[in-house]
Context: one part of a larger RNA
RNA sequence: UGACGGAAGGGCACCACCAGGAGUGGAGCCUGCGGCUUAAUUUGACUCAACACGGGGAAACUCACCAGGUCCAGACAUGACUAGGAUUGACAGAUUGAUAGCUCUUUCUUGAUUUUAUGGGUGGUGGUGCAUGGCCGUUCUUAGUUGGUGGAGUGAUUUGUCUGGUUAAUUCCGAUAACGAACGAGACCUUAACCUGCUAAAUAGCCAGGCCGGCUUUUGCUGGUCGCGGGCUUCUUAGAGGGACUGUCGGCCUUUAGCCGACGGAAGUUUGAGGCAAUAACAGGUCUGUGAUGCCCUUAGAUGUUCUGGGCCGCACGCGCGCUACACUGACAGAGCCAGCGAGUACUUUCUCCUGGACCGGAAGGUUCUGGGUAAUCUUGUGAAACUCUGUCGUGCUGGGGAUAGAGCAUUGCAAUUAUUGCUCUUCAACGAGGAAUUCCUAGUAAGCGUGAGUCAUCAGCUCGCGUUGAUUACGUCCCUGCCCUUUGUACA
Numbered sequence: 001u002g003a004c005g006g007a008a009g010g011g012c013a014c015c016a017c018c019a020g021g022a023g024u025g026g027a028g029c030c031u032g033c034g035g036c037u038u039a040a041u042u043u044g045a046c047u048c049a050a051c052a053c054g055g056g057g058a059a060a061c062u063c064a065c066c067a068g069g070u071c072c073a074g075a076c077a078u079g080a081c082u083a084g085g086a087u088u089g090a091c092a093g094a095u096u097g098a099u100a101g102c103u104c105u106u107u108c109u110u111g112a113u114u115u116u117a118u119g120g121g122u123g124g125u126g127g128u129g130c131a132u133g134g135c136c137g138u139u140c141u142u143a144g145u146u147g148g149u150g151g152a153g154u155g156a157u158u159u160g161u162c163u164g165g166u167u168a169a170u171u172c173c174g175a176u177a178a179c180g181a182a183c184g185a186g187a188c189c190u191u192a193a194c195c196u197g198c199u200a201a202a203u204a205g206c207c208a209g210g211c212c213g214g215c216u217u218u219u220g221c222u223g224g225u226c227g228c229g230g231g232c233u234u235c236u237u238a239g240a241g242g243g244a245c246u247g248u249c250g251g252c253c254u255u256u257a258g259c260c261g262a263c264g265g266a267a268g269u270u271u272g273a274g275g276c277a278a279u280a281a282c283a284g285g286u287c288u289g290u291g292a293u294g295c296c297c298u299u300a301g302a303u304g305u306u307c308u309g310g311g312c313c314g315c316a317c318g319c320g321c322g323c324u325a326c327a328c329u330g331a332c333a334g335a336g337c338c339a340g341c342g343a344g345u346a347c348u349u350u351c352u353c354c355u356g357g358a359c360c361g362g363a364a365g366g367u368u369c370u371g372g373g374u375a376a377u378c379u380u381g382u383g384a385a386a387c388u389c390u391g392u393c394g395u396g397c398u399g400g401g402g403a404u405a406g407a408g409c410a411u412u413g414c415a416a417u418u419a420u421u422g423c424u425c426u427u428c429a430a431c432g433a434g435g436a437a438u439u440c441c442u443a444g445u446a447a448g449c450g451u452g453a454g455u456c457a458u459c460a461g462c463u464c465g466c467g468u469u470g471a472u473u474a475c476g477u478c479c480c481u482g483c484c485c486u487u488u489g490u491a492c493a
Stems, first nucleotide, its partner, number of pairs: 001493002006488008016477002020441005027324003031320004035315002043054002065310005071304001076119005086113001089108002092105003123298002126296003132292001134286003137282003144183003148179002150159003162174001164173002188275005194242002198239004204233004209226007245268001247263006326434001330393007343379002353373005358367003400431001405426006447469008
């Protein structure tokens, strides 16, 4: 000096507690991990910092695993064989999963591309992340880190970087042998909120106007439709800007920094939410992202590559993330009715995306019937769900629940059996609110509800966004769990 341990004092955090909310842990199912099994059930990762993670929803491919079959895509050099032929390809029959001349029989064909040996390459989802780069994660979401000049000390080092108050903050005030600086924090960037002020808009609307209605009979009110060119920009879109700086007042406080309350305001927790993010580290993860990569292994009976089939899905069991429930604040049947993020047809290797209307069908779905869309124009106001209204049910494993099976019909795909998915009928299991434990969370938040995208030929119980309905309870503390700072001690390096 401390990254370690004992002790004391401060401070902080819903990855801590308190007050609560929703749960998970119990059930069924889905999915990941282990174990067991297996030809193979490929593999990485195992406290936070592995386990719906590898963007990992694997029918083939993927694919690395297993059972088998082809091919060389073995550059280049040297030697051999060799135009009297190095070699290549092949019908049929055997053979084979195979219409692989793979191999055999049989012969034809080809013409220096090859074949063989050695060296040397190349390829490898082979090994090593404990040889590495890069990237990511974590320590660590906290406030921390560093040098110059000066001071102290023989020196390592220390002071600066602090008794105190304050802040989300080493943020400021102040104190001061330090002074003046740098990185980080903040500022910054993105996004959500405000603007009757500017610029505009047949890809957004409103008002006029024409035409056709309804109620009225008269102005009017209310629908539908029309590019007749007119006017406008409140709503919509998006550019330039503005706006908050805790402003004003009061209180507390060194009458500092700041904190609390009220007012005004679209906005007063750093305005909300994200992004970016220092120094020092870890033998954290990744050689299975890469034509990044050292070394090792293998390299033609291949660990290369391709084809067929299987596997990754296997089930006495244990653990983790979830979905559906256990009903009456409900289920079912009618009706009402309101979003916001999106996405969509060329890849220059080559093929059919989003889909409206009409018709057929109970539904799933179908038809080359007709259209629109490379998109503020069409799908689409995505007329979403929860929700609201009216009925039926009446607390009964019940009309709650929908697992497990059987049969049938469609769809995607070359292919659906170990059932891709969807629909219909039947079947009607556990589950009557979950022990010990434990997770997440402070406002448009939790929770409920659907929806879009990613993956995607097909397939969400996943992930990432988006809106809709919208609480209870703190607004604190250091008791538990951890983190930071100071003091002390000196065992340990």